The prediction has a mean pLDDT of 78.
Guanidine-I riboswitch aptamer from Marivita lacus, 105 nucleotides, folded computationally.
It matches the Rfam family "Guanidine-I riboswitch aptamer". The literature on the family includes a 2017 paper in Structure by Reiss et al., "Structural Basis for Ligand Binding to the Guanidine-I Riboswitch". The family has 100 seed sequences and 1,509 matches in Rfam 15.1.
It was read from a public genome assembly, where an Rfam model found it.
[in-house]
RNA sequence: UUGCAGGAUGUCUAGGGUUCCGCAUGUUGUGCAUGGUCCGGUCCGAGAGAUAUCGCUGUUCGGUCAAUCCCGAACAGUACACGGCGGGGCAAAAUCCCGGGAGGC
Numbered sequence: 001u002u003g004c005a006g007g008a009u010g011u012c013u014a015g016g017g018u019u020c021c022g023c024a025u026g027u028u029g030u031g032c033a034u035g036g037u038c039c040g041g042u043c044c045g046a047g048a049g050a051u052a053u054c055g056c057u058g059u060u061c062g063g064u065c066a067a068u069c070c071c072g073a074a075c076a077g078u079a080c081a082c083g084g085c086g087g088g089g090c091a092a093a094a095u096c097c098c099g100g101g102a103g104g105c
Base pairs, nucleotide, nucleotide: 007054008053009052010051011050012049015044016043020041021040022038023035024034025033026032027031055078056077057076058075059074060073061072062071063070080100082103086098087097088096
């Protein structure tokens, strides 16, 4: 200097708002209206949070007449990561999505 893994999904959290429920207030028609400046349940939810599973990479071993291919197993690895404005968006908002983008180092 060049090449060689760094990807997907689930669950959850930080965070987020207000459809629904609850709560508060008003009214009283027990349903409506208003309130998220209501620590709540549902809900949304991370590339740069957690965790699990799968995938991927390497080594060793087994299957195999043999084999660098194929199938399987064990073990190890799967790093690093500053970041707008604006737009999108289920009711809405967001550390959601555009986006590991623009830009910066």